Context: one part of a larger RNA
């Protein structure tokens, strides 16, 4: 390379938008680049294949023919692919009507709880554990009542419920704003799918500058446990967790399952819409299950089934996601990514 693969054995890019490229619906006409066919030229000799000869045979040698899958020129065919022209509406999109939603951004507001402060009541304990101790408390704690401060998170509703491309999103209100879905078929007329590079988004932790800091809590300290205990348990506690702006760009970023399309038994729950609140239809989200598939587990109209298009990736284990080079980053590091050697 070919082939075979990619849920769990190696392997789906974290996600989206999109450039080049690849691929592309239904008629009609035309063209003849691809495609098919005829002719001509060329395709050196030797070699190869066939025929028939020469060395007594063979190897070997000589002769004739074929072949030489190719290229060029030229004549033709027009189904398919491509080009051009002109149409269509089923793909795709627009419009109108409608309801659903923790989709996003910003501002404002609310109650419960923890902590702290002030004041009242009140007195000797509180706290914590397997048991304790460190710790807090007669300078009045814990408990309880009233008032105040501040930060963070939003109980119930809550649901194999909803929304989002993924990461993710949950108190309430307002403003701005993205997408999806149902219904109607008015409009455009293939405008589509995928997508190497590229660009954008991207949990947590971490980084920079400035704020904020209630609770929690790496590190650190103390108390226990233990043979030891740089842990698990306890008491404290700083970064951090929060906000603004700017970086980082990773993850078991998981459905460990790329995107789009077509087709292929059923049953049942649920969300949104339609329907005569009927049958049933459309879009999602679950379970069970047939055919089929799978090494098995399992998957099974939300496929891992039967096919088509495009992209990423894999090719024995270790060495190693290391070294090196390059790029990016303030750094931490990230991306790309070997070999020797060894089994």
């Nucleotide at each position: 390379c070919u082939g075979g693969g990619u849920g769990u054995a190696a392997a789906g890019g974290g996600a989206g938008c999109g450039u080049a490229g690849g691929c592309g619906g239904c008629g009609c006409g035309u063209u003849a680049a691809g495609u098919c066919u005829g002719a001509u030229g060329u395709g050196a000799a030797a070699a190869c294949c066939c025929g028939a000869g020469g060395c007594u045979c063979a190897a070997c040698c000589a002769c004739g023919g074929g072949a030489g899958u190719g290229c060029a020129u030229u004549g033709g065919a027009a189904a398919c692919u491509g080009g051009c022209g002109g149409g269509c509406u089923g793909g795709a999109g627009u419009g109108c009507c409608g309801g659903a939603g923790a989709g996003g951004u910003a501002a404002g507001c609310g109650g419960a709880a923890u902590u702290c402060c002030u004041a009242g009541u009140g007195u000797a304990g509180c706290g914590g554990u397997g048991a304790a101790a460190u710790g807090c408390g007669u300078a009045g704690a814990u408990a309880u009542u009233a008032g105040g401060a501040g930060g963070a998170a939003c109980a119930c509703c809550a649901g194999u419920g909803g929304c989002g491309a993924a990461g993710g999103c949950g108190g309430c209100u307002u403003a701005c704003u993205g997408g999806a879905c149902g219904g109607c078929a008015a409009c455009u007329g293939a405008c589509g799918c995928u997508g190497a590079g590229g660009c954008u988004c991207g949990a947590a932790a971490g980084c920079g500058u400035g704020g904020g800091g209630a609770g929690c809590a790496a590190a650190c300290a103390g108390g226990a446990u233990u043979a030891g205990a740089u842990a698990c348990c306890c008491u404290a506690g700083u970064a951090g967790u929060c906000c603004a702006c700017g970086c980082c760009g990773u993850a078991a970023a998981c459905g460990a399952u790329g995107a789009g399309g077509a087709c292929c038994a059923a049953g049942u729950g649920u969300u949104g819409g339609g329907g005569a609140a009927g049958a049933c239809c459309c879009a999602g989200u679950g379970c069970u299950g047939c055919a089929g598939u799978u090494a098995a587990c399992g998957c099974a109209g939300u496929g891992a089934g039967u096919c088509c298009u495009c992209c990423g990736c894999c090719u024995g284990g270790g060495g190693a996601g290391u070294a090196u080079g390059c790029a990016c980053g303030c750094a931490a590091g990230u991306g790309u990514g070997a070999a020797a050697c060894u089994c």

Model confidence (mean pLDDT): 89 of 100. A computed fold for a 343-nucleotide part of an RNA from an uncultured bacterium, annotated as small-subunit ribosomal RNA, central domain.